This is a predicted structure of a 72-nucleotide RNA (transfer RNA) from an Acidobacteriota bacterium. The sequence was found in a public genome assembly. Its mean pLDDT, the model's own confidence on a scale to 100, is 85. Its Rfam family is "tRNA". By type it is a transfer RNA. Rfam links the family to the GO term triplet codon-amino acid adaptor activity. From the family's description: Transfer RNA (tRNA) molecules are approximately 80 nucleotides in length. Lineage of the source: Bacteria > Pseudomonadati > Acidobacteriota.
RNA sequence: GGGCGGUUAGCUCAGCGGCAGAGCAUCCCGCUUACACCGGGAAGGUCGUCCGUUCGAAUCGGACAUCGCCCA
Repeated sequence: GGGCGGUUAGCUCAGCGGCAGAGCAUCCCGCUUACACCGGGAAGGUCGUCCGUUCGAAUCGGACAUCGCCCA
C1' cells in the first nucleotide's frame, strides 16, 4: 500500500429499513437470623464520526477514525 471483518448499555453480544434489546454486572424490594441462590423491579445508549439516499437509517451508499486478520 491492497483485501476482508469488527465498532450498539460498564462487560460480552443480538438486532441488518418502521418503538433500540438480551445475558452478566450495578441499584432497590421480596426471601433469609445473616449472606449466597432464587423471584420481582429500576437505572444505564449522540448505535465510532461526518456527509448522502429515503416519508423514515443502528440497518443502505461514500469519506474518515479505530481494532483485528490476510496478502504484498